[in-house]
Context: one part of a larger RNA
RNA sequence: UGACGGGGGCCCGCACAAGCAGCGGAGCGUGUGGUUUAAUUCGACGCAACGCGAAGAACCUUACCAAGGCUUGACAUGCCGGUGGUAGCGAGGGGAAACCUGAGCGACCCUUCGGGGAGCCGGCACAGGUGAUGCAUGGCUGUCGUCAGCUCGUGCCGUGAGGUGUUGGGUUAAGUCCCGCAACGAGCGCAACCCCUGUCGUCAGUUGCAUUUCUCUGGCGAGACUGCCCCGCGAAACGGGGAGGAAGGUAGGGAUGACGUCAAGUCAGCACGUCCCUUACGUCUUGGGCUACUCACACGCUACAAUGGACGGUACAAUGGGCUGCCAAGGAGCGAUCCGGAGCUAAUCCCGUAAAGCCGUCCUCAGUUCAGAUUGGAGGCUGAAAUUCGCCUCCAUGAAGGUGGAGUUGCUAGUAACUGCCGGUCAGCACACGGCGGUGAAUACGUUCCCGGGCCUUGUACA
Numbered sequence: 001u002g003a004c005g006g007g008g009g010c011c012c013g014c015a016c017a018a019g020c021a022g023c024g025g026a027g028c029g030u031g032u033g034g035u036u037u038a039a040u041u042c043g044a045c046g047c048a049a050c051g052c053g054a055a056g057a058a059c060c061u062u063a064c065c066a067a068g069g070c071u072u073g074a075c076a077u078g079c080c081g082g083u084g085g086u087a088g089c090g091a092g093g094g095g096a097a098a099c100c101u102g103a104g105c106g107a108c109c110c111u112u113c114g115g116g117g118a119g120c121c122g123g124c125a126c127a128g129g130u131g132a133u134g135c136a137u138g139g140c141u142g143u144c145g146u147c148a149g150c151u152c153g154u155g156c157c158g159u160g161a162g163g164u165g166u167u168g169g170g171u172u173a174a175g176u177c178c179c180g181c182a183a184c185g186a187g188c189g190c191a192a193c194c195c196c197u198g199u200c201g202u203c204a205g206u207u208g209c210a211u212u213u214c215u216c217u218g219g220c221g222a223g224a225c226u227g228c229c230c231c232g233c234g235a236a237a238c239g240g241g242g243a244g245g246a247a248g249g250u251a252g253g254g255a256u257g258a259c260g261u262c263a264a265g266u267c268a269g270c271a272c273g274u275c276c277c278u279u280a281c282g283u284c285u286u287g288g289g290c291u292a293c294u295c296a297c298a299c300g301c302u303a304c305a306a307u308g309g310a311c312g313g314u315a316c317a318a319u320g321g322g323c324u325g326c327c328a329a330g331g332a333g334c335g336a337u338c339c340g341g342a343g344c345u346a347a348u349c350c351c352g353u354a355a356a357g358c359c360g361u362c363c364u365c366a367g368u369u370c371a372g373a374u375u376g377g378a379g380g381c382u383g384a385a386a387u388u389c390g391c392c393u394c395c396a397u398g399a400a401g402g403u404g405g406a407g408u409u410g411c412u413a414g415u416a417a418c419u420g421c422c423g424g425u426c427a428g429c430a431c432a433c434g435g436c437g438g439u440g441a442a443u444a445c446g447u448u449c450c451c452g453g454g455c456c457u458u459g460u461a462c463a
Base pairs, nucleotide, nucleotide: 001463002462003460004459005458007457008456009455010454011453012452013451015447016446019411020410021409022408023407026302027301028300029299030298031297032296033295034293035292042053043052064288065287066286067285068284069283070282073126077125078124079123080122081121082120083119088105089104092101093100094099108117109116110115128277129276131275132274133273137271138270139266140265141264142262144260149188150187151186152185153184154183155164156163157162168179169178170177194254195253196252197251199222200221201220202219203218204217205216225248228242229241230240231239232238304404308363309362310361311360312359313358314357320351321350322349325344326343330339331338332337370401375396376395377394378393379392380391381390417439418438419437420436421435422434423433
């Protein structure tokens, strides 16, 4: 000087408390451990691994396994030699395919007509490696933490390490600001500048609109600054209250992550040092596996019902996406879906009826008209191909489940909770992920305690 303390003081944070909804019990989905396996590819492991890399494993992907092939190679560059029925196409045969063999057909550019080029064949250099090392690395990322800190120049103090400044008194979300002070200044952070939402003005308006207005869309601008009033603090900074206002003291949200910590994560995104493989640890193909299943954990979905379930009627969104795409009207089917073909490169057409809600009727507390797992049957769709191993529909079947031990998670407002919708990935496949709107709470006395953090101080046999 730091770090640490079941030392002290001050102060924050959904940290506790107050409250709401959950998880932990059940079934299912997904991930992981374990076990199994020819293989169940690899990585990630407290917070900060475990719906994570993976924004989508039937083949492909694919890195794993089995079997069958190739060896200058699936891909790049260079050199040497060869090659005219050459390159290319390729009937037929073997084969699961890859591949091997192969009748036949049969080119191109330049030319001084010797040949040269491209291609092909052979050879040599080399290619190739998702092989190892994230403890050799770059880059990127997580985390403490959007916490308020981390430093520098000069000066001053100290033999020195170093200190001072940055401590102190107030104050703030903040090293924010004020006052004081051997310090005076400055940098990276904080804040502001950027984007979205909320109000108004103005300009323009298609395909939008109630058709000069209004709504909406897109520009430009205004507006909020403790600006005004009162009170408090010795002064200031600041705090409390009020007016006006769409909005008030950071208006709400996002983007933005200081010096550093964890030899944190990633050699499998990419790049890269070293090591290793080279008829194989490279590469191609078929099939299998990544989907196994006694068990354990993590994260979700659906429920256990009457604030509910079923049936009928009826209302209101926003974000988005669409051309080898979105697909209307009309028709068939209980339905998934099919036929059909209009429109749309889209504020025009389509996806597209939002759902909870509201109005009626039935059910009357039961393993039920709750719940929907599982299984049987019949179909539909995508795709060469759904057996291992896809999704959907209909009929039948109807399991566990009676609100879940110890423990544990999220959330302070348009939030939680409930409720649907859209998108990326994608041929097909979403209970995941990313967004969008609708309905819309309860509680916060307080900081003793648990967890994490900041500042000062104290002890230390730790560095």

This is a predicted structure of a 463-nucleotide part of an RNA (small-subunit ribosomal RNA, 3' major domain) from a metagenome. The coordinates come from a structure-prediction model, not an experiment, and the mean pLDDT is 86. The full RNA is in RNAcentral, with records from SILVA.